[in-house]
Context: one part of a larger RNA
Molecule: large-subunit ribosomal RNA, domain VI
Organism: Lachnospiraceae bacterium
RNA sequence: CGUAGGAUAUUUGAGAUGAGCUGUCCUUAGUACGAGAGGACCGGUAUGGACUGACCUCUGGUGUAUCGUUUGCGUUACCAAGCGCAUGGCCGAGUAGCCAAGUCGGGACGGGAUAAACGCUGAAGGCAUCUAAGCGUGAAGCCCCCCUCAAGAUAAGAUAUCCCAUAGCAUAAGCUAGUAAGACCCCUUAAAGACGAUAAGGUAGAUAGGCAGAAGGUGGAAGCACGGUAACGUGUGCAGCUGAUCUGUACUAAUAGGUCGAGGG
Numbered sequence: 001c002g003u004a005g006g007a008u009a010u011u012u013g014a015g016a017u018g019a020g021c022u023g024u025c026c027u028u029a030g031u032a033c034g035a036g037a038g039g040a041c042c043g044g045u046a047u048g049g050a051c052u053g054a055c056c057u058c059u060g061g062u063g064u065a066u067c068g069u070u071u072g073c074g075u076u077a078c079c080a081a082g083c084g085c086a087u088g089g090c091c092g093a094g095u096a097g098c099c100a101a102g103u104c105g106g107g108a109c110g111g112g113a114u115a116a117a118c119g120c121u122g123a124a125g126g127c128a129u130c131u132a133a134g135c136g137u138g139a140a141g142c143c144c145c146c147c148u149c150a151a152g153a154u155a156a157g158a159u160a161u162c163c164c165a166u167a168g169c170a171u172a173a174g175c176u177a178g179u180a181a182g183a184c185c186c187c188u189u190a191a192a193g194a195c196g197a198u199a200a201g202g203u204a205g206a207u208a209g210g211c212a213g214a215a216g217g218u219g220g221a222a223g224c225a226c227g228g229u230a231a232c233g234u235g236u237g238c239a240g241c242u243g244a245u246c247u248g249u250a251c252u253a254a255u256a257g258g259u260c261g262a263g264g265g
Base pairs, nucleotide, nucleotide: 001152005163006162007161008160009159010158011157015149016148018146021049022048023047024046026044027043033038051106052105053104054103055102059100060099061098062097066093067092068091070089071086072085073084074083075082076081110144111143112142117137118136119135120134164264166177167176168175169174182260183259184258185257186202187201188200189199190198207253208252209251210249211248212247213246214245216242217241218240223236224235225234226233227232
């Protein structure tokens, strides 16, 4: 820009992708078969491998500043307690998120037309013949069925709902303006993200931050007291601290404002 008014939702599916794998055990059954040795088809279960999708409850990895231990140097005058630098200084753990080695799924079932093949009926050719007319069975393959995208599918689809038939100029159905429903700019953001976009919100508000509480993490703070010559230990006290998680709460910031947007034969 188009989809013959303007919108908001929900869709149909022409078409296009993806997937399509397979082992072993048990049973049928030591049956059919076979002198025996051996040993099934068909059918019914169970459990795996590789591949693949989603997720983070569990098992774990990471988790650059969440907690703790600790070395050297510097520093807050000193002690104590901290801070800075040294690969996050090293080390021990670890929330959310992300992830696999973790968890849960998937290939199925079924239908249609067939290949090789096997048949029925059946002539040419009194017989025979699956074929010449006709009719069947038949595969991990083909077309559906399954997942995903999809109306720019210009043949531009469908359904539901909302907005309405203003003004000026022109009078062959047009131009302009302010509006309606609605949308955007702008702003707070994350489940989204390179940017656009998407999604949640913008005071009639829990969108982010803060604050409060909780979960989870770390692992017992400082100060004081007591014990010990001291290093240190114990008590106060599952303490103190705590990024992303959850719940609540308008304290802060989403204020104010602007732009676009129909008039239809």